Transfer RNA from Parcubacteria group bacterium ADurb.Bin305, 71 nucleotides, folded computationally.
Model confidence (mean pLDDT): 81 of 100.
It matches the Rfam family "tRNA".

[in-house]
RNA sequence: GGGCCUGUAGUUUAGUGGUAAAAUACCUCAUUUGCAAUGAGGAGACGCGAGUUCGAUUCUCGCCGGGUCCA
Numbered sequence: 001g002g003g004c005c006u007g008u009a010g011u012u013u014a015g016u017g018g019u020a021a022a023a024u025a026c027c028u029c030a031u032u033u034g035c036a037a038u039g040a041g042g043a044g045a046c047g048c049g050a051g052u053u054c055g056a057u058u059c060u061c062g063c064c065g066g067g068u069c070c071a
Base pairs, nucleotide, nucleotide: 001070002069003068004067005066006065007064010024011023012022013021018054026042027041028040029039030038047063048062049061050060051059
């Protein structure tokens, strides 16, 4: 330098054109003498920019980061 794959809560994964799901972590309450565990509730995310579309996390392009292969 080129080819391919990938980027979603703090972390690990779903989702695939119609406002994003869960586990764990975090916070509050109940339970306990207290802690843990358990139960109930809550906050928290689509890498950045442009295009297509009525509508983009999803499709296309570019940039950036990561992985892998070739040189």